[in-house]
RNA sequence: UUCUUAUCAAGAGAAGUCGAGGGACUGGCCCAGUGAAACUUCAGCAACCAACGUAAGUCAGGUGCUAAAUCCAGUUGGCAAGUAGCCAAACAGAUGAGAG
Numbered sequence: 001u002u003c004u005u006a007u008c009a010a011g012a013g014a015a016g017u018c019g020a021g022g023g024a025c026u027g028g029c030c031c032a033g034u035g036a037a038a039c040u041u042c043a044g045c046a047a048c049c050a051a052c053g054u055a056a057g058u059c060a061g062g063u064g065c066u067a068a069a070u071c072c073a074g075u076u077g078g079c080a081a082g083u084a085g086c087c088a089a090a091c092a093g094a095u096g097a098g099a100g
Base pairs, nucleotide, nucleotide: 001100002099003098004097005096006095007094008093013042014041015040016039017038021031022030023029025074026073027072028071043066044065045064047063048062049061051058052057070092075089076088077087078086079085
């Protein structure tokens, strides 16, 4: 980096360094000098895998995560509706596991 597959309305943040961006993309809407992103330390969560267990579950070893539903929408279809909502599927993305 590609493919397959499962899940994505639950859960969980403080400090230090630094100094302007960040929320994948586009539009919206948000977060941010009362300190973004990144890095470090400590803490936490428990989605998948591992281990244990008949099971419920336990654990925190591996990966992951700790604003907002994957923040909302994006394409298609259905329902509803005098101004714009609801539902389903797909696409895209993220994460795990497996494979090349």

Predicted 3D model of a 100-nucleotide RNA (SAM riboswitch aptamer (S box leader)) from Lysinibacillus sp. 2017. Taxonomically the source falls in Lysinibacillus (Bacteria, Bacillati, Bacillota, Caryophanales). The model forms 97% of the base pairs in the Rfam consensus. The coordinates come from a structure-prediction model, not an experiment, and the mean pLDDT is 86.